Background
RNAcentral holds the sequence, with entries from ENA. The RNA shown here (transfer RNA) has 74 nucleotides and comes from Candidatus Termitispirillum reticulitermitis. The coordinates come from a structure-prediction model, not an experiment, and the mean pLDDT is 80.
RNA sequence: GCCCUUGUAGCUCAGGUGGAUAGAGCAAUGGAUUCCUAAUCCAGAGGUCGUACGUUCAAAUCGUAUCAAGGGCA
Numbered sequence: 001g002c003c004c005u006u007g008u009a010g011c012u013c014a015g016g017u018g019g020a021u022a023g024a025g026c027a028a029u030g031g032a033u034u035c036c037u038a039a040u041c042c043a044g045a046g047g048u049c050g051u052a053c054g055u056u057c058a059a060a061u062c063g064u065a066u067c068a069a070g071g072g073c074a
Stems, first nucleotide, its partner, number of pairs: 001073007010026004019057001029043004050066005
């Protein structure tokens, strides 16, 4: 230098042939229970879907560029 994979909540991940309010588990928070703690149960919260631009009526999803991590070739 070229090519490939990955990037979604604090963590681990699903969702990827465009269309409903973007989800799960764990963690954290508040509450119930308990003499207290743990465990258990309930509740709500938490996201610019790496970034920017483009295509489209509509983009986490498609295109281009770029950033980060990993890998291959030279």